[in-house]
Molecule: transfer RNA
Organism: Candidatus Woesearchaeota archaeon
């Protein structure tokens, strides 16, 4: 050095093909309820789209250009 694939809160993870405005769920964290207390439960909150640019009214999504991983193939 060619390819292919992936990168979203603390962590996993859907939403990307097929652009629509508050970005999904779970665990976990943090408050409250419930319980003598705690654990289950219930309810309420905080907390992400890898950069950079470009289309666009409008970008996690489309494009181009980088970074990072993973597989391969010389």
């Nucleotide at each position: 050095g060619g390819g292919c694939c992936c990168g979203u809160g603390g962590u996993g993870u859907a939403g990307c093909c097929u652009g629509g405005a508050u970005a999904u769920c779970a665990c976990a964290c943090g408050g409250g309820g419930c319980u003598u207390c705690g654990g289950a439960c219930c309810c309420c909150g905080g907390a992400a789209c890898c950069c950079c640019g470009g289309u666009u009214c409008g970008a996690a999504u489309c494009c181009g250009g980088g970074c990072g991983g993973g597989c391969u193939c010389g």